[in-house]
RNA sequence: AGAGUUUGAUCCUGGCUCAGAAUGAACGCUGGCGGCGUGCUUAACACAUGCAAGUCGAACGAGAACUCUUUAGCUUGCUAAAGAUAGUAAAGUGGCGCACGGGUGAGUAACGCGUGGGUAAUUUACCUUGGAAUUGGGGAUAACUCCGCGAAAGCGGGGCUAAUACCGGAUAAAAUAUUUGUGCUCAAGGGUGCGAAUAUCAAAGGUGGCCUCUACAUGUAAGCUACUGUUUCAAGAUAAGCCCGCGUACCAUUAGCUUGUUGGCAGGGUAAUGGCCUACCAAGGCGACAAUGGUUAGCUGGUCUGAGAGGAUGAUCAGCCACACUGGAACUGAGAUACGGUCCAGACUCCUACGGGAGGCAGCAGUGAGGAAUUUUGCGCAAUGGGGGAAACCCUGACGCAGCAACGCCGCGUGAGUGAUGAAGGCUUUCGGGUCGUAAAGCUCUGUCAAGUGGGAAGAAACUGCUUAUUAUGAAUAAUAGUAAGUACUGACGGUACCAUUGAAGGAAGCACCGGCUAACUCCGUGCCAGCAGCCGCGGUAAUACGGGGGGUGCAAGCGUUAUCCGGAAUUAUUGGGCGUAAAGGGCGCGUAGGCGGUCUAUUAAGUCAGGUGUGAAAGCCCAAGGCUCAACCUUGGAAGUGCAUUUGAAACUGAUAGUCUUGAGUAUGGGAGAGGGAAGUGGAAUUCCUGGUGUAGAGGUGAAAUUCGUAAAUAUCAGGAGGAACACCGGUGGCGAAGGCGACUUCCUGGACCAAUACUGACGCUGAGGCGCGAAGGCGUGGGGAGCAAACAGGAUUAGAUACCCUGGUAGUCCACGCAGUAAACGAUGAACACUAGGUGUAGCGGGUAUUGACCCCUGCUGUGCCGUAGUUAACGCAUUAAGUGUUCCGCCUGGGGAGUACGGCCGCAAGGCUAAAACUCAAAGGAAUUGACGGGGGCCCGCACAAGCGGUGGAGCAUGUGGUUUAAUUCGACGCAACGCGAAGAACCUUACCUGGGUUUGACAUCCCGAGAAGUCCUUUGAAAAUUGGAUGUGCCCUUCGGGGAGCUCGGUGACAGGUGCUGCAUGGCUGUCGUCAGCUCGUGUCGUGAGAUGUUGGGUUAAGUCCCGCAACGAGCGCAACCCUUUUCUUAGUUACCAUCAUUAAGUUGGGGACUCUAAAGAUACCGCCCCGGUCAACGGGGAGGAAGGUGGGGAUGACGUCAAGUCCUCAUGGCCCUUAUGUCCAGGGCUACACACGUGCUACAAUGGAUUGUACAAAGGGUAGCAAACCCGCGAGGGUGAGCCAAUCCCAUAAAGCAACCCUAAGUUCGGAUUGGAGUCUGCAACUCGACUCCAUGAAGCUGGAAUCGCUAGUAAUCGUGGAUCAGCAUGCCACGGUGAAUACGUUCCCGGGCCUUGUACACACCGCCCGUCACACCAUGAGAGUUGGUUGUACCCGAAGUUGUUGGGCUAACCCUGUAAAAGGGAGGCAGGCACCUAAGGUAUGGCUGAUGAUUGGGGUGAAGUCGUAACAAGGUA
Repeated sequence: AGAGUUUGAUCCUGGCUCAGAAUGAACGCUGGCGGCGUGCUUAACACAUGCAAGUCGAACGAGAACUCUUUAGCUUGCUAAAGAUAGUAAAGUGGCGCACGGGUGAGUAACGCGUGGGUAAUUUACCUUGGAAUUGGGGAUAACUCCGCGAAAGCGGGGCUAAUACCGGAUAAAAUAUUUGUGCUCAAGGGUGCGAAUAUCAAAGGUGGCCUCUACAUGUAAGCUACUGUUUCAAGAUAAGCCCGCGUACCAUUAGCUUGUUGGCAGGGUAAUGGCCUACCAAGGCGACAAUGGUUAGCUGGUCUGAGAGGAUGAUCAGCCACACUGGAACUGAGAUACGGUCCAGACUCCUACGGGAGGCAGCAGUGAGGAAUUUUGCGCAAUGGGGGAAACCCUGACGCAGCAACGCCGCGUGAGUGAUGAAGGCUUUCGGGUCGUAAAGCUCUGUCAAGUGGGAAGAAACUGCUUAUUAUGAAUAAUAGUAAGUACUGACGGUACCAUUGAAGGAAGCACCGGCUAACUCCGUGCCAGCAGCCGCGGUAAUACGGGGGGUGCAAGCGUUAUCCGGAAUUAUUGGGCGUAAAGGGCGCGUAGGCGGUCUAUUAAGUCAGGUGUGAAAGCCCAAGGCUCAACCUUGGAAGUGCAUUUGAAACUGAUAGUCUUGAGUAUGGGAGAGGGAAGUGGAAUUCCUGGUGUAGAGGUGAAAUUCGUAAAUAUCAGGAGGAACACCGGUGGCGAAGGCGACUUCCUGGACCAAUACUGACGCUGAGGCGCGAAGGCGUGGGGAGCAAACAGGAUUAGAUACCCUGGUAGUCCACGCAGUAAACGAUGAACACUAGGUGUAGCGGGUAUUGACCCCUGCUGUGCCGUAGUUAACGCAUUAAGUGUUCCGCCUGGGGAGUACGGCCGCAAGGCUAAAACUCAAAGGAAUUGACGGGGGCCCGCACAAGCGGUGGAGCAUGUGGUUUAAUUCGACGCAACGCGAAGAACCUUACCUGGGUUUGACAUCCCGAGAAGUCCUUUGAAAAUUGGAUGUGCCCUUCGGGGAGCUCGGUGACAGGUGCUGCAUGGCUGUCGUCAGCUCGUGUCGUGAGAUGUUGGGUUAAGUCCCGCAACGAGCGCAACCCUUUUCUUAGUUACCAUCAUUAAGUUGGGGACUCUAAAGAUACCGCCCCGGUCAACGGGGAGGAAGGUGGGGAUGACGUCAAGUCCUCAUGGCCCUUAUGUCCAGGGCUACACACGUGCUACAAUGGAUUGUACAAAGGGUAGCAAACCCGCGAGGGUGAGCCAAUCCCAUAAAGCAACCCUAAGUUCGGAUUGGAGUCUGCAACUCGACUCCAUGAAGCUGGAAUCGCUAGUAAUCGUGGAUCAGCAUGCCACGGUGAAUACGUUCCCGGGCCUUGUACACACCGCCCGUCACACCAUGAGAGUUGGUUGUACCCGAAGUUGUUGGGCUAACCCUGUAAAAGGGAGGCAGGCACCUAAGGUAUGGCUGAUGAUUGGGGUGAAGUCGUAACAAGGUA
C1' cells in the first nucleotide's frame, strides 16, 4: 500500500466482498511447563447455608458455670461452705464506629458528569496548632428481681441501683443576636479591623505516681503531679453542600411549552443562596442557536482502531454520580433520607397453635433459573489499609495468598550433531523414475522442562515487653512521654521460589488451509447427486473448488469458526467528494431571519497573535534508568496532555464605534425597439349549419372496404343569412417576458430592459432557510357559450383475438366570466450574483467616427441572441467570454438497485390528488459514455439462374430406390432444414453382417513370451445341420553338430501375463469431410491518434469478376486469400508406329511400297498483352467501338477453398484418452433377418402418345475395358444363350451393331398397333445353393395413366433439352453413380420485389448476438409488510375519590421524675417542658372516569418480493413493425 466482482472487451460512476488490528468472548479439534493478569456482557431474576462491623472494664452497675483444691456433714459418694477458676464468659447502661471499606449500573439527557471559576451565601466528628476553662448540685433508668400476657416474635406492670447516661444552677468572652460609633476595602449586595451597650449559651471524669505544702500522722486523704478525657474560642487540615460559564446521543413523521409558572415585597425554612415553601402584587418566562415531547444511555480518566483528523467503546484499575426487593417517609447523627438501621404500603418467600410473626447476597463463597457463556460454600490477618482501645489486643470475605479455567499476554520445551544402500513402507509414474527424505534406523553428544532425592531463602519491620544510657515535665532518683543502643516475639503463601544431585532422548504437536483474491498440487471416489462457498463461483464421468489418501503452505500449545468494533471506505469527503448525460439544481420570482460584503482615516481590543501564571488527579500512552535469569509484569524519574481560566503586551486582518470617498447600487433628463401584461372595440379568409336557385345519381371514405349521407334531391355549383373558434402570407436558430408563456387590426391603462449625456444620493449591496406570489396542459365548482376538433361511447373494418392502430359518427372538454387546483421531459435535463481568461463569423436594438448632396459601404462602442473554435476542463460525449474554464459568496439537492416517491402520521384540497416521507424484505449488481460485432418489417451502393424473360421438369399414375412410421425373435448401425433421405453402400441369396434364434468354445479366430510333445502334412472313417468330434493309416524335410543333441519354422497340449470387442462417449480427441463460398475478404509489423477497449492502414472519389487497379489521404510496408503459375480444350511449330493417306504405284481391303501434306498421337515451345487505332475518362485506372487474328478482353472447362462459423458429420474406414465386458458385449457354425407393409415423404425411371409408335433399309462417334479376362469367325437355338475357338497382356485382337438422324411404308385420335405394370407358363446364365431373395429370354396377360392442386426444382451456349455408348463395384445382380460423345435451342427489358452475399452508414436495452432481449395480468408455493370490526398489554396526562406511615402546625375535663412557684421543704397543688391521643395540611400505594403514545394479536383484505421449463398475449429495445 491494495485486491476481487457489472462488460464480448473498455473507461467511469457505484455498491457488495476480502486481506489488518482488537475482544471480559463463545463454539469445534487438540493440549507439556511456568510467570503475570482476567473471569455472569444474559434475569437490578429468586435465593438454602456460613461468614462480610465491631470495639472499649483505663466511663458504669451487676456478675456466673464446668473443673480443681481445702474444710465440714457423713447414708463413702452425695450435700454444704471457703478459695482458685474470675472480676473471666454471656448480657446490660454509656462512648466511639456503623455515612468508611465492599457491590451493582436499574434509574438519570441532568449542573448527572467533564473542565474552569464563585461561595463577600455555607458546614466540617475524629486530627494538628494556639488561648481559656474543667465549678457546685439533682432526679431517674436498664441490667437484676417479682408478677402477668403470648405458640412464637416479643410485650406489660411492681420493686432496687451506677455512670464520661440525663437535668437544672454558677462562672465566661475574643462567641452569637440586636442597637450603635469609627478606620480600611469592594463594581455592588457586602467584607474586615478597633470600640460601646443589652440579651443569651459550657463542662465529666478516668488512669498512673508522689508526699514538697495541709490534715490525720506506718500511710492515706485533701492536695500535688503526669497522661488522657470533657467544655469553649480562633486558626489549619480534611471532607462536604450550593451557584455559574462552556462541553455532553438520536428523532421535527415531536412546534409550540409553562400557573409556583417568570419576577417583586413580606414571612417561614435550611449549615447556607434561592418559589425551596406560604400570602399578596405584577403578567411574565422558554423556544427554529431546537423549547416541549419521545427513544436510548450511568459520566469521565481511559480502551480499541486509525498516518492523522476522526470513528467505536466506557470490563478489569482510578475519580464522580445513582441505587440497595418495589414505592413513600422521617429518626439518630458532624455527616444518611442510611446495602448487612427504623416506620408504612405493595409484591414474593418462609414460620404459625391461624390469633400473629419473620425476611431482603446489585458484600465473599455458594445454589437454582436464564443463557453460547463466566471460578472455591478454600487459607490467613504474616504484609498493606481500616474501626475500637492508653495498650496488650480484638474485628476486618477490604486485603494478602492459594484453588479452578489455554480466557488473554509473555517466556521455555518437545532435542543437537553426523548419517545415502537415497533402506523398508506409503503416494505417484511417461514404468525410466520421482517424492515423503538426512527424514528414519545407526553412531556421537547435551540435559532446559517434567519426575525422584537432598538443601533452602527474601518478604520482618514496626508496635510491644525487658535491659542500659539520656532528654523533657516535676519538689522528686517516682510516674509519664521522647530519643539512642541492645535483646526477645511474629510467615497464610510454603518446605514455595531458588540451588545441588540421580538416571534418562527417555514423558511432551496439533490445527487450519492449498480455484482466484492468497503462501501452498496431485491420485482415487462421486457424477447438478452428495456436498462446498467470505466474494466471484465449483459439482451434469477425466473436479488442483465436494469426500478420502499422499504431498505441500501457514501458524504453533495452540489452530480454526462465529459474533462485535475500527480500518481499508475519499462509501457523509473539516483535513478529503459531488449535482449537463451516472444518484443529485428547488418550475419561476419577491423577500424575512441568517451568512457574506467596496474605499480611506481615527479609536477600541471581542475574534486573532506572542509571553507569563494557575490548573489539566493518580494510573495509562511515550522516553530514560532500575528490579524479577529474559520478556510479559513491576518500580522510580522525566516529557506530553493540542484544553480551560487568568494576566501582560501587539494592532496587520475580521468585528465594533465615529467620520470620509465614489468605482458597487440607485435616482433624475432625452431617445428609439418589442407576439411583455390587462381591458374595450373592429375586421376578412375558411369550416359547419339554414334558406333559395341550377342539377341528377351517386357521394364519402380506404391498403381494400364497409358503417354513413343521398330520389323526402345528396355530392357539385351560385346567391343570401346565422354562429362560434382561430388569426394564412409577413415569419426569420427574429423579438419580448422571471418562468409558465406571448402572433389579425385599433384605442385606453400598465410593467421591464436597452442606448446617450450630464447631475445627484453615498455601500443604500449579493444570496436567501421559513414565508408570500405567479405558474402549460389536463382536472374540479357555479353560470354562460358551443362552428370545428374531439377522451368516453356507438357502429364499420382489420385480426386467431383487436376493449387498439384505419374509417363513419359523437358527449364531456376545448371558448368566456369568477373561483379551486399547483403539477410536467415546468429541459439548456446546466441555481443566483460578481470578477478574470485567444479569437472568427452571423443576427436584433441603440449610439459614435470617416466619407458623401444623400443613401449604401467601411471602422468602432454597449446590450441581447446563434454557430465554429484555442487554452483549459471532462469518464467520455462534449463545454468553451451566454463555460461544463479559473476564483469568491449564498441557497437547494445526492450517497448502490428494487421495495417507493409507496405505507403510516401530519399539512393543504370540494374531489381527483398534492407536499413532507420511511421500514421490513430482497439482489450483486443497477447505471453513464464510448468500442467491436451481430441484428433491424433503417438508409445508400453492388453482386449471384436471386427475381424477371424463357426452356424443360417435380408435385397426379405405375414401377425402382432411400427415409419415416408400423410390424417383427431380428427387421444391425449411422446420417435429420439448406448442408439427412439412388446418403456411408463402387453393388445384403451364403459370405459380407455388425442383428435374431439355436448349437459350440474359453489363453481363445489373431499377436508376443514360457513349458512339454510332435516335423508339417496327406488319406480313410464315426456322430452331427455345420462348427466340431471319434478311430486309423501314412510321413519325416531345412541349418549347425563334439552325433548325445541344439536352432529356425509349423502343429498339438498346458500355465499365466495377455489377446479380442462394428461395446459407450464425435460434447475428451487426431485425421478426414460438409457448409457459408471460389464469397472477397481476413490479418500483421512499424508509425500516428485515443486514458482505454480500439482506430488508422482496409475509409473516401473512380474502376473491376475481385481489398482488381488508379488517384487522394498519418500512414508506410507486408502476409494469407484474388489473379497468375498446373491440367484440359482451340491455332501454330517439331516428330511419325500399331495411327493417317492428298499426290505416285499396288490391293478385295492403307493391304503393301512410299509419303510427313492432312487426321491423329506424343513432346517441348509459341500465341492474347487492352499490344495497335478511335472515342470517353482526372494526361489515371479503366470503359465503349474497330482492325488484325484460330481465339478478344480472367477465350471455355477443371484442379485449387483465406481467417473463421456451425461443440456440423464420422470412435462402424483408420488412429486414440477414459469408461465398460472377459466361460462374454470375445470367438466359431447353421438357419433366419437387413428384402416385412394399412401408410407418409424425398430422389429417379417409364409413360400418358402422331415433333409419336411399329417394320424394313441406311449413315456418322467419343471415351473406356480386357488373361480366374475380352472373345472374332463358324455351327445350334425365335431368344436369353450354348458348342468350338483364331486373335489379343492391346493406337495392332476383342467387347462393338452406336442411337437419335435419314429413306420408305403402316397406324389416324382410340385407353389405341399409346403405355407397359401385374400375373400364368416355358426357359437361359452365374453360383455349393436363386424358396424366403438374382438378372435375363420367349409365349400369353395388358393395370394405372389422356400432361398433373397448392406449391416447387434445374438451366444463360455447344448450355438446357434429347439420343445412345463406356467404366467402377461385381461369380451373378443398376432406372443409381462416374465418364463419353451425337443432335442441338429459347430468353435476359431490367434490379421494384423474393432469397443469399459484399462494402459504407445509422439505431440498439442484443453479445448464447433477433431462433436475441423483455413487460404485465392470471394460477401455485413461501416470505416480510400496510389496512382491518376489534381484542389484549405497557407507559403517560388530566379530573375526582380514598388516603398508611411520617414531618410540621394545632388542640384539651388524658398522663407526667428533675426546673420554677406555693407548701410543714412530707404529701399535695399550680406553671414551664415532655409523653400519648385527637384534628388539619401535604402525601405513597389504591380506585373511578376520560385522553395521548406505543407493542402484540385478529376473520378478511391491499399491494410488494422471491421462486421449476405453468397460462394468456407481445407493451418496450431496430422506424420494435401505430417513433
A computed fold for a 1523-nucleotide RNA from a metagenome, annotated as small-subunit ribosomal RNA. The sequence is in RNAcentral, with records from SILVA.